This is a predicted structure of a 693-nucleotide part of an RNA (large-subunit ribosomal RNA, domain II) from a Verrucomicrobiia bacterium. Rfam family: Bacterial large subunit ribosomal RNA. RNAcentral holds the full RNA, with entries from ENA.

[in-house]
Context: one part of a larger RNA
């Protein structure tokens, strides 16, 4: 792991609502006792009690009124609605209170046959080594002390078996084994190891002290009971349909993953054109924006008061100044705790129109308090995060279908159930893939599309603006580019061209007192200018549209692939098709609302009846409704050895849970019916429980 059987909101007691029924200003008995049973029970009796039918005040007391109060004032509770019993449901509250599950505390006891310690009493320790004291001899002294030989045989000494232990390291690790085996390796005459018999008992003992050991258990043994301890926690909780359908919020909390109370949901009553919308009107108000009038910070100029500084001065004065600079003025602006101003929306009211209930008020039942992502306004954060923490919107969540390749929260769209029908949505239309190789005009060469910045660039499109130009531009090519001169100064030199100053003036079609290159200085080459030859556009600079570089990641790449260049790619325009559970159609089934037929009536009204029309029918917690099986009880009526139940198959029948008929097998009991009674009343899940494979 499978299968099979068992496994979880019961049952007393009070209350509350709701239902069906019973009497009714009443309404009910409880124990008890009678009599009766088919043995569960049922029938009478029994008013004791309990509830109603008056209240008000602390209470005397009064009494439809009454407290208060000086009050014949106001106020505050009544008064003007009918209760009671049983029995069902559903919810509360006391009880294990759905059900499984702790570590845990406590009581009374049982243990030291293992372990720890301590007390009796016994037993063990091969073999080698070391050689303490004393003693003896000898040697030495006055005596001794000391020195040698011998002798001896000490000691938590020393090697090392048994004994004990466990020091590294391999093997076991569903082992051989709930602590072992190999090797290696401490102690081994001691604070030694050991047999036996005895004491020490649970908040207790024992401990060379590690919370270590006290029977494989120990920061409090084990056994039973209190006990079915508590568990705001975790995990399970069983048959079907229909109808509606939440929250992850607020306040409070020893509260923060859990209540309480308000929201939201739900089901029963009951009421008013309620609730929403739309228009018009009337409000409140300081956001967005703006703007500087205050307040706060800030930039440039002006202007001057007052300081620096510098001259002058016995002293008061003065002068200058390119420094600093309020207050005013200018001119440009900043602001969540600025504001002379100031919307859109949103709110709040009336008033019309739309509006059949979407409101509201009261009773029963919840569930919800971990929210999540995306737009949009904002705080924190780093104008970081799938970040955070507020407002409004919206979808998950609890939402299926279709597009985004794939993909809770993007886009389109709300699924009753059936169709081999039709028309759209986002999004598509070369193929993989339904549907245009659709048209017209353009762009783009980067495969850009098919992921990115500052920031470069004679990419290419359209635009504009200048500026030369058939009196011939620009580019090339041929050909001059002179003279006063080697300008002046400087320098060793400085003759266009190291530096400084000047930068005139002749002749010319033009040529700078010289653009670079060169030279020690010249010299040589160039350039500006200008003629010629060609021949028609050339330069410069703004703006737009698509593209180019900028562009490095780790296993193989890649727009979803293939592939695609007047596209199948970008922008514009059209048309036509595809495309979903969406919206028609054509059928079918449920809910609720109305109106009509029919049916029953206590005539107020009722139906689980039928047509018809409108209006719905995703859906987690969750409330509310109607079934459908099991098992046993009452009736009443049945089948069954001519073959019950059970089990095993089968193409039937019901929206579903489920129901039937044959056939087999089995070998004695079972079905039906009542809107009948009571339940140990439904299992794919609880690391569920037993049994089996």
């Nucleotide at each position: 792991u499978c299968c099979g059987g068992c496994g979880a909101g019961u049952u007393a007691u009070u209350g509350a609502a709701u239902g069906c029924g019973g009497c009714a200003a009443g309404g009910u008995u409880a124990a008890g006792c009678a009599c009766u049973u088919g043995a569960g029970g049922g029938u009478g009796u029994g008013a004791a009690g309990c509830c109603g039918a008056a209240g008000c005040g602390a209470a005397a007391g009064c009494g439809a009124g009454u407290c208060u109060g000086a009050a014949c004032a106001g106020g505050g509770c009544g008064u003007u609605u009918a209760g009671u019993c049983u029995c069902a449901u559903u919810c509360a509250a006391u009880a294990g209170a759905c059900c499984c599950g702790a570590a845990g505390c406590c009581a009374a006891g049982u243990g030291a046959g293992c372990u720890u310690a301590c007390c009796a009493u016994g037993g063990c320790c091969a073999g080698g080594a070391u050689g303490a004291a004393g003693c003896g001899c000898g040697g030495g002294u006055a005596a001794a002390a000391c020195c040698g030989c011998g002798u001896g045989g000490a000691g938590g000494u020393c090697c090392g078996a048994a004994c004990u232990g466990a020091u590294u390291u391999g093997a076991g690790u569903u082992g051989a084994a709930a602590a072992u085996c190999g090797a290696u390796c401490g102690g081994a005459u001691g604070a030694g190891c050991u047999g036996u018999g005895g004491u020490a008992a649970g908040g207790g003992g024992u401990g060379a002290a590690a919370g270590g050991c006290c029977a494989a258990u120990c920061a409090a043994a084990c056994u039973u009971g209190g006990a079915a301890a508590u568990a705001g926690c975790u995990g399970g909780u069983u048959c079907u349909c229909c109808u509606c359908g939440a929250a992850a919020c607020a306040u409070g909390u020893u509260u923060a993953g859990g209540c309480a109370u308000g929201g939201u949901c739900u089901u029963g009553u009951g009421c008013a054109g309620u609730a929403g919308u739309u228009a018009u009107c009337a409000g409140a108000g300081g956001u967005a924006g703006a703007g500087u009038a205050c307040u706060c910070a800030a930039u440039g100029g002006g202007c001057u008061a007052g300081g620096g500084g510098g001259c002058u001065u016995a002293c008061c004065c003065g002068c200058c100044u390119g420094c600093c600079g309020a207050c005013c003025c200018c001119a440009a602006g900043g602001a969540a705790a600025c504001u002379c101003c100031g919307a859109a929306u949103g709110c709040u009211g009336a008033u019309a129109g739309c509006g059949u209930a979407a409101u509201c008020a009261c009773a029963g039942g919840a569930a919800u308090c971990a929210g999540a992502a995306c737009g949009u306004g904002a705080g924190g954060g780093a104008u970081a995060a799938g970040c955070u923490u507020c407002a409004c919107g919206c979808u998950c969540g609890a939402g299926a279908g279709g597009g985004a390749a794939a993909g809770a929260a993007c886009c389109c769209a709300g699924a009753u159930c059936g169709c081999c029908a039709g028309c759209u949505a986002a999004g598509g239309u070369c193929c993989c893939u339904a549907a245009a190789u659709u048209a017209u005009g353009g762009c783009u060469a980067a495969g850009u599309g098919g992921u990115a910045a500052a920031g470069g660039a004679u990419g290419u499109g359209a635009g504009g603006a200048u500026a030369c130009a058939u009196a011939g531009a620009c580019a090339a090519c041929c050909a001059g580019g002179a003279u006063g001169u080697u300008g002046g100064c400087u320098u060793a030199g400085a003759g266009g061209c190291a530096g400084c100053c000047a930068c005139c003036a002749u002749u010319u079609a033009a040529a700078g007192a010289g653009u670079g290159c060169g030279u020690a200085a010249c010299a040589g080459c160039u350039c500006a200018c200008u003629g010629g030859u060609c021949a028609a556009g050339u330069g410069u600079u703004c703006u737009c549209g698509c593209g180019c570089c900028g562009a490095a990641a780790a296993u193989g790449a890649u727009c979803g692939g293939g592939g695609c260049u007047c596209a199948a790619g970008c922008c514009a325009u059209a048309u036509a098709c595809c495309g979903a559970a969406g919206c028609u159609g054509c059928g079918a089934g449920c809910u609720u609302c109305a109106a009509c037929u029919c049916c029953c009536u206590g005539c107020g009204g009722g139906g689980c009846a039928g047509u018809u029309g409108g209006a719905g029918c995703g859906g987690u917690a969750g409330a509310g409704g109607a079934g459908c099986a099991u098992u046993c009880c009452c009736a009443g009526g049945g089948c069954a050895u001519c073959g019950a139940a059970g089990c095993g198959g089968a193409a039937c029948c019901g929206u579903a849970a489920g129901g039937a008929u044959c056939c087999g097998u089995g070998g004695a009991g079972c079905g039906c019916u009542g809107a009948g009674g009571a339940a140990g009343a439904g299992a794919u899940u609880a690391u569920g429980c037993c049994g089996g494979a």